[in-house]
A computed fold for an 86-nucleotide RNA from Paenibacillus abyssi, annotated as c-di-GMP-I riboswitch aptamer.
């Protein structure tokens, strides 16, 4: 120095829930709050999951299908990163 690993230390992020905002919704953003996380940092590339405005079908009611919308704290993959006992 690199890889694996994660005992210690410095720290980091922030679930549910509440409030406000944006959005058709899923959900995002901000504040509070901590369930947890050694990548719970970044990327929608693969899979999976959520929603269905618009579009299509409809007996034109109900409803069904569909992502161009989302989830990276669902699993992988890629990229990047602090410390260092073994």
């Nucleotide at each position: 120095c690199u890889a694996u690993u994660g005992a210690a230390a410095c720290g980091g992020c922030a679930a549910a829930c509440c409030u406000a905002c944006u959005g058709a919704a899923a959900a995002u953003u901000a504040g509070g709050g901590a369930c947890g996380c050694a990548a719970a940092a970044c990327u929608a590339u693969g899979g999976g999951c959520c929603u269905a405005a618009g579009g299509a079908a409809g007996a034109u009611c109900a409803u069904u299908c569909u992502a161009u919308g989302g989830c990276u704290g669902c699993c992988a993959a890629g990229u990047u990163a602090c410390c260092a006992a073994a």
Its mean pLDDT, the model's own confidence on a scale to 100, is 86. The sequence is in RNAcentral, with records from Rfam.